[in-house]
Context: one part of a larger RNA
RNA sequence: CGUUGAUACUUGAGGAAAUUCGUUUCUAGUACGAGAGGACCGAAAUGAACGAACCUCUGGUCUGUGGGCUCUGACGCCAGUCGGAUUGCCCAGUAGCUAUGUUCGGAAUGGAUAACCUCUGAAAGCAUCUAAGAGGGAAGCCAGUUCCAAGAUCAGGUAUCGUUUGAGGGCCCUAGGAGAUGACUAGGUUGAUAGGCACUACGUGGAAGCGCAGUAAUGCGUUGAGCGAAGGUGUACUAAUUGCCCGAUUCCUAUUAGG
Numbered sequence: 001c002g003u004u005g006a007u008a009c010u011u012g013a014g015g016a017a018a019u020u021c022g023u024u025u026c027u028a029g030u031a032c033g034a035g036a037g038g039a040c041c042g043a044a045a046u047g048a049a050c051g052a053a054c055c056u057c058u059g060g061u062c063u064g065u066g067g068g069c070u071c072u073g074a075c076g077c078c079a080g081u082c083g084g085a086u087u088g089c090c091c092a093g094u095a096g097c098u099a100u101g102u103u104c105g106g107a108a109u110g111g112a113u114a115a116c117c118u119c120u121g122a123a124a125g126c127a128u129c130u131a132a133g134a135g136g137g138a139a140g141c142c143a144g145u146u147c148c149a150a151g152a153u154c155a156g157g158u159a160u161c162g163u164u165u166g167a168g169g170g171c172c173c174u175a176g177g178a179g180a181u182g183a184c185u186a187g188g189u190u191g192a193u194a195g196g197c198a199c200u201a202c203g204u205g206g207a208a209g210c211g212c213a214g215u216a217a218u219g220c221g222u223u224g225a226g227c228g229a230a231g232g233u234g235u236a237c238u239a240a241u242u243g244c245c246c247g248a249u250u251c252c253u254a255u256u257a258g259g
Stems, first nucleotide, its partner, number of pairs: 001151001005161006014148004020048007032037001050105005058099004065092005070085006109143003116136004168246004172188005193239003196235005202228003209222005251259002
C1' cells in the first nucleotide's frame, strides 16, 4: 500500500517441524537341530541420543536480603551505625533466569507403491506373475501428529456494531506475563495498573537496649529475636487528570491522472 468501515472468532490452498536407534523379559530353551546351539510371528518393560515445555524436587546464579570479619574515615566520645576498600573479603539466600533437575514426545492406523512374491490367463491347444484383469508387499512416498498460514491479489467465511445521532482506533498516562525502538499484553477513578501501607510465604539466624554472671574477653535471659528484594493476599493513601486527534457516499472514464 492492497484486501474499499470496524471488532471478535475462524476455514485451510500452501509451507515448516517431527517421523532415530538399542537392550532385556515373556512366548520358549518351544519350532529347527545328532549335538553344540537356537528362532520367525506376537506381547511387554527399560534406556541412549535428540526435541519441547517448566522450576515442585536436586543443584547453579542471585553486586537491590540477612549475618560474620579486617583496615580506614565520619556521626563529639563509649556503645551503635553509615561511607570506601573487586559486592572490601566471606557465609547463607527469595523472586527471576537456568541444567546436570522434572514432565512430555517420536506412535497407532489407512492409502498408493519399489524390489520381490503370487492368482487367473492368452498370444503360442502346452507353459508363463502380464499382454487384458486381480492380490500381497518397505524405516521409504501420500495422509495421520505439532506449528505458521487469506499478499491464497481467485486477497475466503461467520457473528455483531457502525457510516456524521460517527463504530472503532490513536495521542497521553500507570505498568509488565512483553520489550533495542516500534510492537504486544494488563490497566487508566464505573479503577487494584504501579508505588506506599498492612498481613503473609520465604530468607537470615538470635537485633538494639536493659538485666544477670564473670577481673575481663565473653556468656545467658528478655527472644525463633530483629531486619528484610523482586513472591502472595488485601487496602484508593499517591500516581494513572482534563482533554484532543484520526476515522468509512456514489457514478463515468482514455485509470499513479481527470471529471